[in-house]
C1' cells in the first nucleotide's frame, strides 16, 4: 500500500421570525368550590429500525380455577434472562489459505412411506457382459484335450445421484473378510472435560438392512383463551320493545375444541328502536445514562445524578440567511425484551492475508 473479515458511533449543522403540543407557575374570565377557557413565563416533545406483526412477556378480563384428551411449539452441551424459537460461550459436521461464516444439530432393526428414467439389481436389494469349468453328465478324440449341459462366482466391467467398507498379501478351479496386516466402523474399558464430546491409549468383533424425518411417525421437555377497539367510570337517549324456539335443575349457560370437575340459574334466534359523547387506562419503567466490582462473555451487583413524548381526523411545521461531508431508510398511538427486513454519506477499532521497503 492492496484485499478480506468481525464490530462501534453518526444519520445534515448553526442563527433568526412566525406557528403546533404536554407539564408547572402566575393573572384574568366564566361557572360554582375546584373545573374549564384565554394570556404570559419557564421547561419538555419520534427511531435504529418507530417498519413487519414473526416470537416472548408485563397488564386487563373470562374467573372461583383444576385434571385429562386433542392440538401446537422446541430439539447438541453448559450458562444468561421476567421469559423466549432470543443472546453468550463451548462441541460436532461443512465451507474458507486464514481471520471467520453456516446449521430445521434427538431417533431409520418401533412402524409406514418416498427416490422418475436407466440398470442384472435400489434395501433383509443382484447375475446382463464377464471369470472358472474344480465336482457331476453326454459326445468326440491324435488320450494332450475339445464341445455341450449342469454348476460355481460377485474380485473386473456397464447403468445410475447413490451398487453389500478401502489398500495389500495369502488362498482358490476362478473368486470372495474366506483368512491375515494396516486403515475405517461397532461395542467395552481407561484418560481429559460439569457436559456435549475428544483420544498417535488398551481390548474385542469380521462388521447389522445404505439415503431421506424442512416425509408421516416415535422420544424428551414446554404451552388456558381473548386482547387497550382489553377493561373501568360518568352523562344522555330510546321501546322496562315485538315475535318465535329449547328447557325447567337428571336441564340450560360459562370457561379456544371434547370429556370430567367447578361455578351459576334460564338461555338461543329473527325483526325493530336509541346512543356511539366524555373521563380514565396513558406513561416512574423486569427503565435508560455515568462510575466501580465480578465474569472469557451474554450479564449481574453496588453506587451516582436525574425524569427522558402521550396525540385522539391524530402534536415538532413554514419562511429567511449561512456552513459543508450536499443529507439514505423513514413518523410513536398500552408498554417492554428480541428476531427479520430497508438504509445515501461520513468517522473509527480489532483481527487475517498478499506485496514492497527498512
Nucleotide at each position: 500500500a492492496g484485499a478480506g473479515u468481525c464490530g462501534g458511533c453518526u444519520g445534515a449543522g448553526c442563527a433568526g421570525u412566525c406557528g403546533c403540543u404536554g407539564u408547572u407557575u402566575a393573572u384574568u374570565u366564566g361557572c360554582u368550590u375546584g373545573c374549564a377557557a384565554a394570556u404570559a413565563a419557564a421547561u419538555g416533545g419520534a427511531g435504529g429500525a418507530a417498519a413487519g406483526u414473526c416470537c416472548g412477556g408485563g397488564c386487563u378480563c373470562c374467573a372461583u380455577a383444576g385434571g385429562g384428551c386433542a392440538g401446537g411449539g422446541u430439539g447438541c452441551c453448559a450458562g444468561g434472562u421476567a421469559a423466549c424459537a432470543c443472546c453468550u460461550g463451548g462441541g460436532a459436521a461443512g465451507c474458507g489459505u486464514a481471520a471467520g461464516c453456516u446449521u430445521a444439530c434427538g431417533a431409520c432393526a418401533a412402524g409406514u412411506g418416498c427416490a422418475g428414467c436407466a440398470g442384472a439389481g435400489a434395501g433383509a436389494a443382484g447375475a446382463c457382459c464377464g471369470c472358472c469349468u474344480a465336482a457331476g453328465u453326454u459326445a468326440g478324440u491324435u488320450c494332450g484335450c475339445u464341445a455341450a449341459c449342469c454348476g460355481g462366482u460377485a474380485a473386473g466391467g456397464c447403468u445410475g445421484a447413490a451398487a453389500g467398507g478401502g489398500u495389500g498379501c495369502g488362498g482358490u478351479a476362478a473368486g470372495a473378510g474366506c483368512g491375515c496386516a494396516c486403515c475405517g466402523c461397532g461395542c467395552g474399558a481407561c484418560u481429559g472435560g460439569u457436559a456435549a464430546c475428544a483420544g498417535u491409549u488398551c481390548g474385542u468383533g469380521g462388521c447389522g438392512a445404505g439415503g431421506u424425518a424442512a416425509a408421516c411417525u416415535c422420544c424428551a421437555c414446554c404451552c388456558g383463551g381473548a386482547g387497550c377497539a382489553a377493561g373501568a367510570c360518568c352523562a344522555a337517549a330510546u321501546a322496562g320493545g315485538a315475535a318465535u324456539c329449547c328447557g325447567u335443575a337428571c336441564g340450560g349457560c360459562g370457561c379456544u375444541g371434547c370429556c370430567c370437575g367447578c361455578g351459576u340459574u334460564g338461555g338461543g334466534u329473527u325483526c325493530g328502536g336509541g346512543u356511539a359523547g366524555g373521563u380514565u387506562g396513558c406513561u416512574u419503567g423486569a427503565g435508560g445514562u455515568c462510575a466501580g466490582u465480578g465474569g472469557c462473555g451474554a450479564c449481574a451487583c453496588u453506587g451516582u445524578a436525574u425524569c427522558c413524548a402521550g396525540a385522539u381526523g391524530a402534536a415538532u411545521g413554514a419562511c429567511u440567511g449561512u456552513u459543508c461531508u450536499c443529507g439514505a431508510c423513514a413518523g410513536a398511538a398500552c408498554c417492554c425484551g428480541g428476531c427479520u427486513u430497508a438504509u445515501a454519506g461520513g468517522c473509527u477499532g480489532g483481527c487475517u492475508u498478499u506485496c514492497a521497503c527498512u
Molecule: Bacterial RNase P class A
Organism: Sinobacterium sp.